RNA sequence: UUCUUAUCUAGAGUGACGGAGGGAAAGGCCCGUAGAUGUCACAGCAACCUUCCAUUUGGAGUGGUGCUACUUCCUUCAGAAUGAUUCAUUCUGAAAGAUAAGUG
Numbered sequence: 001u002u003c004u005u006a007u008c009u010a011g012a013g014u015g016a017c018g019g020a021g022g023g024a025a026a027g028g029c030c031c032g033u034a035g036a037u038g039u040c041a042c043a044g045c046a047a048c049c050u051u052c053c054a055u056u057u058g059g060a061g062u063g064g065u066g067c068u069a070c071u072u073c074c075u076u077c078a079g080a081a082u083g084a085u086u087c088a089u090u091c092u093g094a095a096a097g098a099u100a101a102g103u104g
Base pairs, nucleotide, nucleotide: 001104003102004101005100006099007098008097013042014041015040016039017038021031022030023029025076026075027074028073043068044067045066048064049063051060052059053058072096077093078092079091080090081089082088083087
């Protein structure tokens, strides 16, 4: 980095370093000098792969990842319903993204 499959409204933070932007893009809405984002340490959550136990799809949490503001923070594209007059709300699907497992 390509492709395939699965999941994405649940859950889980303290300290140290550092010093200005950050939440993927745009718009919105938020977070941030009362120190965010990030890095490190420790802690925790979860159960995709794995391991162990059980055996009908369950339990534990050994190892490999992952994750620990906001639903993937919301919307973006298409369709439907309702209200209204070209806009709002709701629902469904897609796209994009993230993570895992496999694969080239």
Record summary: A computed fold for a 104-nucleotide RNA from Oceanobacillus picturae, annotated as SAM riboswitch aptamer (S box leader). Its Rfam family is "SAM riboswitch aptamer (S box leader)". About the family: The SAM riboswitch is found upstream of a number of genes which code for proteins involved in methionine or cysteine biosynthesis in Gram-positive bacteria. Its mean pLDDT, the model's own confidence on a scale to 100, is 86. Of the family's consensus pairs, 94% are formed in the model. NCBI's taxonomy places the organism under Bacteria, Bacillati, Bacillota, Bacilli, Oceanobacillus.